[in-house]
The RNA shown here (transfer RNA) has 72 nucleotides and comes from a Candidatus Bathyarchaeia archaeon. Its Rfam family is "tRNA". The family's RNA type in Rfam is transfer RNA.
C1' cells in the first nucleotide's frame, strides 16, 4: 500500500428494517449458624465515528478510526 473480516454491557457473544437483548460478573434480597451452592430481583448501552439513504437504521449505502488476517 491493496484487499477481506470484525467493532453492541466489565468480559464473551447474539440481534439481517419496527420495544436493543443471553451468558458470565456486580449490587441487593432470600436460603443456611457461616460461606459455597441454589432461588428472585436490580442497574450497567446514546449499538466505533461523521455523512447520507428511509415514515423509520445497531441492521442498508459512503467516508474515516481501531483491531486482526491474506498478498506484496
Nucleotide at each position: 500500500g491493496a484487499c477481506c473480516a470484525u467493532g453492541u454491557a466489565g468480559c464473551u457473544c447474539a440481534g439481517u428494517g419496527g420495544c436493543a437483548g443471553a451468558g458470565c460478573g456486580u449490587u441487593c434480597g432470600g436460603u443456611u449458624c457461616a460461606c459455597a451452592u441454589c432461588c428472585g430481583a436490580a442497574a450497567g448501552g446514546c449499538c466505533c465515528c461523521u455523512g447520507g439513504u428511509u415514515c423509520a437504521a445497531a441492521u442498508c449505502c459512503a467516508g474515516g478510526c481501531a483491531u486482526g488476517g491474506u498478498c506484496a